[in-house]
RNA sequence: UUUUAUCCAGAAAGGUUGAGGGCACAGGCCCCAUGAUACCUUAGCAACCAGGAAAAUAUUUCCAAGGUGCUAAUUCCUGCCUUGGCGUAUAGCCGAGGAAAGAUAAGA
Numbered sequence: 001u002u003u004u005a006u007c008c009a010g011a012a013a014g015g016u017u018g019a020g021g022g023c024a025c026a027g028g029c030c031c032c033a034u035g036a037u038a039c040c041u042u043a044g045c046a047a048c049c050a051g052g053a054a055a056a057u058a059u060u061u062c063c064a065a066g067g068u069g070c071u072a073a074u075u076c077c078u079g080c081c082u083u084g085g086c087g088u089a090u091a092g093c094c095g096a097g098g099a100a101a102g103a104u105a106a107g108a
Stems, first nucleotide, its partner, number of pairs: 001108007012042005020031003025079004043071003048067002051063005075101001080098007
């Protein structure tokens, strides 16, 4: 870079650091000296891969933390396309589906 799958569930304390952070951009909203961020330690969550068991065996269910991952808010929300309702409306408000982007896993 690309393919496939998933993304409204779940899970925090301590130490060091010391001002930003929520990937980037824009808008919104939120977190933050009662300590952001990063790193470390410990603890925890989870079933993608590997492993085990069972069954109704191209699959499903259960066990389980070895490899990754994760532990504010749906991937915090919106951005592009289609579409439903309210509305005089091309204003505004409330929804639905898809795409794009991103994250994670497994493969190429």
The RNA shown here (SAM riboswitch aptamer (S box leader)) has 108 nucleotides and comes from a marine eukaryotic metagenome. The sequence is in RNAcentral, with records from MGnify. The prediction has a mean pLDDT of 80.